[in-house]
Molecule: Lysine riboswitch aptamer
Organism: uncultured Ruminococcus sp.
């Protein structure tokens, strides 16, 4: 520089009964009410409104998206996340969402508390803090190869050619 693996509640993605969302959004009818209101946040524009708008009471109908989800299935061990730029779809215009770019920073899993999206003390996510392994170095102790103890990061570790 190639190939080939290990960590362990590994990662990611699709599918997935379900069950949250929710009697919530909507929309009908009655009242009150008495000018606003809609269109994904904002600005422009367009609609709807005294033939009676919002908000609030009562009754009837009643959803849906992400995002979780046993288990199956495919790809993988920078698996894959995250933060800043700046491109590109998309829109009227920013934003937001999607994609993919360069930087940089996490070696996994987890518990507590914070932030932050979220409907949500579910879930992502990031920060500090324990804990638990993996793997390498350095040190003592021990022998058929281990313990304990400090530290380091995945561009790292093994083997191998």
């Nucleotide at each position: 520089g190639g190939u080939a693996g290990a960590g362990g509640u590994g990662c990611a993605g699709c599918u997935g009964c379900g069950a949250u969302a929710a009697g919530u959004a909507a929309u009908c009818g009655c009242g009150c009410g008495g000018a606003g209101g809609a269109c994904g946040a904002c600005c422009a524009g367009u609609c709807c409104g005294g033939u009676g708008a919002a908000c609030c009471g009562c009754g009837g109908u009643g959803a849906a998206a992400g995002g979780c989800a046993a288990g199956g299935c495919u790809g993988c061990c920078g698996a894959a996340g995250g933060a800043c730029g700046g491109c590109g779809u998309c829109c009227g215009g920013u934003a937001a969402a999607c994609g993919g770019c360069g930087u940089u920073c996490u070696g996994g899993c987890u518990g507590c508390a914070g932030g932050u999206c979220u409907a949500a003390c579910a879930g992502g996510u990031u920060u500090g803090u324990g804990g638990c392994u993996g793997u390498c170095a350095u040190c003592a102790g021990g022998a058929g190869u281990u313990u304990g103890a400090u530290g380091g990061a995945g561009u790292g570790c093994u083997a191998u050619c």